RNA sequence: CCGUUGGGCGCGGCGAAGACCAGCGAACCUGGUCAGGGCGGAAACGCAGCAGCCAUAAGAUGUGCUCUUCGGGUGCGACCCAACGGUCU
Numbered sequence: 001c002c003g004u005u006g007g008g009c010g011c012g013g014c015g016a017a018g019a020c021c022a023g024c025g026a027a028c029c030u031g032g033u034c035a036g037g038g039c040g041g042a043a044a045c046g047c048a049g050c051a052g053c054c055a056u057a058a059g060a061u062g063u064g065c066u067c068u069u070c071g072g073g074u075g076c077g078a079c080c081c082a083a084c085g086g087u088c089u
Stems, first nucleotide, its partner, number of pairs: 001086008009077004014071006020064001021062002024059001030055004038047003
């Protein structure tokens, strides 16, 4: 100096998980509004509140020129280290 192998570092790729986005999503043990009905009241009104509706939680689903983490018998390197082999001095 060259090569091989192993390791490190860096980049890419593949896979997985999570995050982000969208909507869906609770008989009751979430919230808001609470028809009907119930209770209190002489009344005016008030109280609690089921169904429904609305918003969502857990959650699952969908989407990705995205981000993060992890993984390997993944692809490379005008980078580093070690071992071994070869060549030259």
A computed fold for an 89-nucleotide RNA from a Pseudomonadota bacterium, annotated as Bacterial small signal recognition particle RNA. Its Rfam family is "Bacterial small signal recognition particle RNA". It is annotated as a non-coding RNA gene. A source record names the gene ffs. NCBI's taxonomy places the organism under Bacteria, Pseudomonadati, Pseudomonadota.